[in-house]
Context: one part of a larger RNA
RNA sequence: AGCCAAUGGUGAAUGCCUUGGCGCCGAACACCGAUGAAGGACGUGAUAGGCUGCGAUAAGCCACGGGGAGCCGCCGAAUAGGCUUUGAUCCGUGGAUAUCCGAAUGGGGAAACCCGGCACCUUUUAUCGGGUGUCACUCCUGCCUGAAUCUAUAGGGCAGGUAGAGGGAACGAGGGGAAUUGAAACAUCUCAGUACCCUGAGGAAAAGAAAGCAACAGCGAUUCCCGGAGUAGCGGCGAGCGAAAUGGGAAGAGCCUAAACCGAAUCCGGUGGUAAAGCCUGGUGGCGUUGCCGGAUCGGUGUUGUGGGACAUCCCCGACCGAGCACCAGAUCGGUCAAGGAGUUACAAAGCAGGCAGAUAGCGGAACCGUACAGGAAAGGCGGGCCGCAGAGGGUGACAGCCCCGUACGCGAAAUCUGCUUGCCUCCUGGGAUUGCUCCCGAGUAGCGCCGGUUCCGUGAAGGCCGGCGUGAAUCUGCGAGGACCACCUCGUAAGGCUAAAUAUGUGUCGGCGACCGAUAGCGAACUAGUACCGUGAGGGAAAGGUGAAAAGUACCCCGGGAGGGGAGUGAAAUAGUACCUGCAACCAUUGGUUU
Numbered sequence: 001a002g003c004c005a006a007u008g009g010u011g012a013a014u015g016c017c018u019u020g021g022c023g024c025c026g027a028a029c030a031c032c033g034a035u036g037a038a039g040g041a042c043g044u045g046a047u048a049g050g051c052u053g054c055g056a057u058a059a060g061c062c063a064c065g066g067g068g069a070g071c072c073g074c075c076g077a078a079u080a081g082g083c084u085u086u087g088a089u090c091c092g093u094g095g096a097u098a099u100c101c102g103a104a105u106g107g108g109g110a111a112a113c114c115c116g117g118c119a120c121c122u123u124u125u126a127u128c129g130g131g132u133g134u135c136a137c138u139c140c141u142g143c144c145u146g147a148a149u150c151u152a153u154a155g156g157g158c159a160g161g162u163a164g165a166g167g168g169a170a171c172g173a174g175g176g177g178a179a180u181u182g183a184a185a186c187a188u189c190u191c192a193g194u195a196c197c198c199u200g201a202g203g204a205a206a207a208g209a210a211a212g213c214a215a216c217a218g219c220g221a222u223u224c225c226c227g228g229a230g231u232a233g234c235g236g237c238g239a240g241c242g243a244a245a246u247g248g249g250a251a252g253a254g255c256c257u258a259a260a261c262c263g264a265a266u267c268c269g270g271u272g273g274u275a276a277a278g279c280c281u282g283g284u285g286g287c288g289u290u291g292c293c294g295g296a297u298c299g300g301u302g303u304u305g306u307g308g309g310a311c312a313u314c315c316c317c318g319a320c321c322g323a324g325c326a327c328c329a330g331a332u333c334g335g336u337c338a339a340g341g342a343g344u345u346a347c348a349a350a351g352c353a354g355g356c357a358g359a360u361a362g363c364g365g366a367a368c369c370g371u372a373c374a375g376g377a378a379a380g381g382c383g384g385g386c387c388g389c390a391g392a393g394g395g396u397g398a399c400a401g402c403c404c405c406g407u408a409c410g411c412g413a414a415a416u417c418u419g420c421u422u423g424c425c426u427c428c429u430g431g432g433a434u435u436g437c438u439c440c441c442g443a444g445u446a447g448c449g450c451c452g453g454u455u456c457c458g459u460g461a462a463g464g465c466c467g468g469c470g471u472g473a474a475u476c477u478g479c480g481a482g483g484a485c486c487a488c489c490u491c492g493u494a495a496g497g498c499u500a501a502a503u504a505u506g507u508g509u510c511g512g513c514g515a516c517c518g519a520u521a522g523c524g525a526a527c528u529a530g531u532a533c534c535g536u537g538a539g540g541g542a543a544a545g546g547u548g549a550a551a552a553g554u555a556c557c558c559c560g561g562g563a564g565g566g567g568a569g570u571g572a573a574a575u576a577g578u579a580c581c582u583g584c585a586a587c588c589a590u591u592g593g594u595u596u
Stems, first nucleotide, its partner, number of pairs: 001595009015581001016546002020517002022514006029506002031167002039101003042055003046079002049075003061095006070083003106115003116135007137164002139161007171202001173199004182189001186236001212219002223250004233241002254498003257442001261300003266296006278287002280330006305476001307441004311436002313433004318337006339429005351424010362411003368384004373380001385402002387391001393405003447471009457483001478493005533540002553580001556567004
């Protein structure tokens, strides 16, 4: 010096563990905000750095419930001072307070700051100052005022509004809308109406009560699932794209208007003029700013495809009271009651009370001992018992049905909320028939032409639906559709609107589960984590878990300036000593062996 082994150091792998994650299922819930949100800044504790909570009433205040012995949150001890069976801490429900910024809204602004007006209060001799309230814009409603221009309108002003503004993980609708890619290149095509951007919305959204499907038989709003079916089709007939109806299920609900016609409260324009058309009809009187025509608003009626409705005619049908300019008769209308029906998600709309169930705190809840066994410790061994609608799970000094928390099962709410239901309550109500020269049945619409989009449909024989430009009908003997078009036949009734459920999603809440991970894994984050740190900024973004059953965390002595160590002591163990479980390898040493 090499090699081998052992023992140490360093180092952190591995094993074991889990407070944290990941995924799935189920239930409930599903918007928050000018009554100031989401998110923050700054404060707030006796001593207080971070987290949590809270807001100048500041780890809290009040009330009502629960609970029952300790308490003054966590990292994280300690001291001081307090509270509490006159029921604290803690948990739930309802309230009070709630600085400043932020839509941020009195004005400004480089967010968390600066500066104001008005009213009232307060301080001061007085000003300055302090406090409370209020003051943005837009829209809607009402009132006042008021140009060109007489009426009017525009404009202006005031008052009122729990109106709007901003935020939200995914889901939904609409307006825009790529490219990589595939086609083994590439242009039509595909990727894909995807990604992404924008708009306004809800707890769901959208769609929705046939101008529909179908096929000589029929169905009967919409939505979703299975299936039809990778079919029919489309396609440089390439790559690829790709339905629908019938059928089976989930759910189930239907309605309101426009018009024709009638009426009148109000308004506008025209006409008319002192008695005529008018004031329900007839007679008498009276009134007449009446009336008539057109328009607006409102009320009644009316809503359909075996076409419906209006108007006219006819038939049937409860009671009482009232109305019209007056009286009598008739008819009409209104109200109340009766009868019948309906209702809070559409078809009108607001509640009150009761019952039941559920949510938001909780309560009860069976049954075991011994041991001289080994062990630090019993839940293990041994011995003898018990409960079980409970032998899910977790904890306890090793492995516990019977030690603790629980589990099965049963019970519980002053207050708030949800669902179902009952009553009060509210709302609605004439019905039928015949005939028909009459009237209405949604207009710059349908249709048509050109050009696009969409549908499985790429211009094709190209219908349907939607849009741009142009042209431009009809009212039931009408109009649209059935894949060019025509005939026959069949189906429907456009050009207004509303509508629950079945469906989608899950930021968040509760419960459960896992041939999911176990600290280089699993979320980026098991720990002060979107932290530290980086970047002007948009943004990027870590590392970091484990003493022990219990701190019993080594009193005391010795060496040392200390760090550290040696004794002693604790402990089952200290080579478990806060650089702490196990403690591999590389690497550094020591000891022993061996070779030259």
Predicted 3D model of a 596-nucleotide part of an RNA (large-subunit ribosomal RNA, domain I) from an Acidimicrobiaceae bacterium. Rfam family: Bacterial large subunit ribosomal RNA. Lineage of the source: Bacteria > Bacillati > Actinomycetota > Acidimicrobiales > Acidimicrobiaceae.